The RNA shown here (transfer RNA) has 73 nucleotides and comes from Chelonoidis abingdonii. The coordinates come from a structure-prediction model, not an experiment, and the mean pLDDT is 83. The RNAcentral record of the sequence draws on Rfam. Rfam family: tRNA. It is annotated as a transfer RNA.
[in-house]
RNA sequence: GCCUUCUUAGUGCAGUAGGUAGCAUGUCAGUUUCAUAAUCUGAAGGUCUUGAGUUCAAGCCUCAGAGAAAGUA
Numbered sequence: 001g002c003c004u005u006c007u008u009a010g011u012g013c014a015g016u017a018g019g020u021a022g023c024a025u026g027u028c029a030g031u032u033u034c035a036u037a038a039u040c041u042g043a044a045g046g047u048c049u050u051g052a053g054u055u056c057a058a059g060c061c062u063c064a065g066a067g068a069a070a071g072u073a
Base pairs, nucleotide, nucleotide: 001072002071004069005068006067007066010025011024012023013022019056027043028042029041030040049065050064051063052062053061
């Protein structure tokens, strides 16, 4: 340089016929306990890597850019 894959909550990941964005864990509050942990309940937390395009509507489709990983001469 070329090619392929990936980028979604603090962290790890789901989200394939385009239709109000989820799970686990962590955090905070409550519950419980003499107390702590564990249990149970609830809450907060995301402009889905950036920009543009298509569409009534984009995490998802198209184009370009950025970053990461693997392959190749």